[in-house]
């Protein structure tokens, strides 16, 4: 100067208020009064994961297909798109950081503009006339028929790279080394990696485009759900009254004719709704301390009990002390305390955060 | 507390194999008119809501991280 961990997030006392339990006194009760005890956080947030837990589905188990996520190896853990350890790539001089890090000869699809050519790769500039045809007596030149991809130019990306040798020119065309692929050997659980051996070299690139392998996932959420339960309305059963007159249905299609219901009035039943009460905090729980592991963790053993409701309660004031800012030459004064605020509950991850403290390393 | 969605010009909205972003109204400018609407011509005007990644290359219904805004929810039938 810089890297990386981890911790704190204003302290203490006092006086007045809010929630929620217990205990108590008054008081028929409603309910009032005193006391006692607890009362936000690392993120409670963002709802981006993983579970608990309920309730739906399915007879159990297994399996396919769709659909959605993960993706190097080994591990931790209830579980994970989370950690912890390695292994590979990339970055930085370094300490350390990033990496959605399977798979482009299973297949499709895409690769604008530029450029000769953009994937069955191509031939604009250039390079080269040895071989073979022509002109020319012949050489030199020249044409045709042909070769080549070495420079050049275009792009994100041009079919390996560097030197030597070859050749008419030129080319892995031959040779060394790098790179790439296949094989064996050692060494790690492994992903891998070191060696040696063999191929002249097939292989652009995108899979956070469809897709293909391996592998998890059944679906909704506490406003899940469970239980008690008024009053009006309405359902159904009994039983009374009234039974006129219209509707409706019916006895095979029409009249007539019969029959049932629809009318009021008590009584009981269940269902929902309003309220209510559970769900609801003893837990994948903190703190120390051993031990086992590199570590994430893990296992004993002692202690603690620590918010819970309605969407509302968790707050004000002083008074000393801390930090920071501003004014003063000082003494002092004035102001401010970052981000934010539980609601079923854990374990992660992002994202917000004034200031401070410790470690360990370049 | 939970569960969907939108978010391009001033306003309302298109915008598909990812390859420089548009439409209609306003807006301003000329023309037409005595003037004015109306109508004809032409002009500006964009951080695709904001950051990061993949990708040569990203408004992109490719992925993620904020951030605003709109919705819907108990029970019975």
């Nucleotide at each position: 100067a810089g890297a990386u961990g981890g911790c704190c997030g204003g302290a203490u006392g006092g006086c007045c208020g809010c929630g929620g339990c217990g205990u108590u006194u008054c008081g028929c009760a409603a309910g009032a009064g005193a006391u006692g005890u607890c009362g936000a956080g690392g993120a409670a947030a963002g709802u981006c994961c993983g579970g608990g837990c309920u309730c739906c589905a399915c007879g159990a188990a297994g399996g396919a297909c769709a659909c959605g996520g993960u993706g190097a190896c080994g591990g931790a853990u209830a579980a994970c798109a989370u950690c912890c350890g390695c292994c590979g790539g990339g970055g930085g001089c370094g300490a350390c950081c990033c990496c959605a890090g399977g798979g482009a000869c299973a297949g499709c699809g895409c690769c604008a503009c530029a450029g000769a050519a953009a994937u069955g790769a191509c031939a604009c500039c250039g390079c080269c006339u040895a071989a073979g045809a022509c002109c020319c007596u012949a050489a030199a030149g020249g044409u045709c028929c042909g070769g080549c991809a070495a420079g050049g130019u275009u792009g994100a990306a041009a079919u390996g790279g560097u030197g030597c040798g070859g050749u008419a020119a030129g080319a892995g065309c031959g040779c060394a080394c790098c790179g790439c692929g296949c094989c064996g050997c050692u060494g790690g659980c492994g992903a891998c990696a070191g060696c040696g051996g063999c191929g002249g070299c097939a292989a652009g690139g995108c899979a956070a485009g469809c897709c293909c392998c391996a592998c998890c996932g059944g679906g909704a959420g506490c406003a899940a759900g469970a239980c008690c339960a008024a009053a009006u309305a309405g359902g159904g059963a009994c039983g009374g009254c009234a039974g006129g007159u219209g509707a409706u249905c019916u006895g095979u299609c029409u009249u007539u004719c019969g029959g049932a219901u629809c009318g009021c009035c008590g009584u009981c039943c269940g269902g929902g709704u309003c309220g209510g009460u559970c769900g609801c905090g003893c837990g994948a729980g903190g703190u120390g301390a051993g031990c086992g592991g590199c570590g994430a963790c893990g296992c004993u053993c002692a202690u603690c009990c620590c918010a819970g409701a309605g969407g509302a309660a968790u707050g004000g004031c002083c008074a000393u002390c801390c930090u920071c800012u501003c004014c003063g030459c000082a003494a002092g004064g004035a102001g401010a305390g970052a981000c934010a605020g539980a609601a079923c509950c854990c374990g992660g991850c992002u994202u917000a955060c004034a200031g401070g403290c410790c470690g360990u390393c370049u | 507390g939970c569960c969907g969605g939108c978010u391009u010009a001033g306003c309302u909205c298109a915008g598909u194999u990812g390859g420089u972003a548009g439409a209609g109204c306003a807006a301003c400018u000329g023309a037409u008119u005595u003037g004015u609407a109306a109508u004809c011509a032409g002009u500006a005007g964009g951080u695709c809501g904001c950051g990061g990644g993949u990708u040569c290359g990203a408004a992109c219904u490719c992925c993620u991280g904020c951030a605003g805004c709109c919705g819907g929810c108990a029970c019975c039938a």
This is a predicted complex of two RNAs, RNase P RNA and transfer RNA, with 439 nucleotides together. It holds a member of the Rfam family "Bacterial RNase P class A". By type it is a ribozyme. About the family: Ribonuclease P (RNase P) is a ubiquitous endoribonuclease, found in archaea, bacteria and eukarya as well as chloroplasts and mitochondria. The coordinates come from a structure-prediction model, not an experiment, and the mean pLDDT is 78.